RNA sequence: GCACCCGUAGCUCAGUGGAUAGAGCGUCCGGUUCCGGUCCGGAAGGCCGCAAGUUCGACCCUUGCCGGGUGUA
Numbered sequence: 001g002c003a004c005c006c007g008u009a010g011c012u013c014a015g016u017g018g019a020u021a022g023a024g025c026g027u028c029c030g031g032u033u034c035c036g037g038u039c040c041g042g043a044a045g046g047c048c049g050c051a052a053g054u055u056c057g058a059c060c061c062u063u064g065c066c067g068g069g070u071g072u073a
Base pairs, nucleotide, nucleotide: 001072002071003070004069005068006067007066010025011024012023013022018056027043028042029041030040031039049065050064051063052062053061
C1' cells in the first nucleotide's frame, strides 16, 4: 500500500430498520450477619467512535474520516 473484521454502560458482550437500547461482572444503597463474605431486593451509569447521506422512521443500510485488530507484498 491492498483486502477483511471490529468500535454499544467502568469491563466483557447481546441487540442488526420501528416501542423507553439490554445482560453478566463491577460500583452504590438496603436486607440478612456480632463483623465480613455468600445470598436476597433495589438504584445509578449510554444520547451506540465522529460527520454526512438514504428513509415516514437509523445503534442497524450507504459514504467519508478517526481508532484498534488480522492477513498479504

Predicted 3D model of a 73-nucleotide RNA (transfer RNA) from a Rubricoccaceae bacterium.
RNAcentral records the identical sequence in 2 taxa.
Its mean pLDDT, the model's own confidence on a scale to 100, is 81.
It matches the Rfam family "tRNA". Its family is annotated with triplet codon-amino acid adaptor activity in the Gene Ontology.